[in-house]
RNA sequence: GUGAGGCGCGUCUAGGGUUCCGCCCCCGGUCACGGGGGGUCUGGUCCGAGAGACGCAGGCGGUCGCGGCAGGUGCGGCCGCCCCCACGGCGGGACAAAAGCCCGGGAGAC
Numbered sequence: 001g002u003g004a005g006g007c008g009c010g011u012c013u014a015g016g017g018u019u020c021c022g023c024c025c026c027c028g029g030u031c032a033c034g035g036g037g038g039g040u041c042u043g044g045u046c047c048g049a050g051a052g053a054c055g056c057a058g059g060c061g062g063u064c065g066c067g068g069c070a071g072g073u074g075c076g077g078c079c080g081c082c083c084c085c086a087c088g089g090c091g092g093g094a095c096a097a098a099a100g101c102c103c104g105g106g107a108g109a110c
Stems, first nucleotide, its partner, number of pairs: 008056005015047002020044002022041001023038006058082009085105001087108001091103003
């Protein structure tokens, strides 16, 4: 310097904010309830990790089986591997808004 790979999905958690619900405050109302405000409100809905968890799928290698015979290709089973690797901004983006989400296994560092 070049090439290939470290991939994807689901459920959840760390975490996140405040559209809706709830809760709290103020005002109106006999009440039911209505209006405004509060996330420096524990919560429910919601978002949610490459470097968190679990599961599924996928890929590669080997082997066995299926298909009149041979070859090619395809399908299925089993075993192994896909690492027990991974320091990481600023800034920007989306949804109501924020974030370990996305930009990003990035820039950069070693």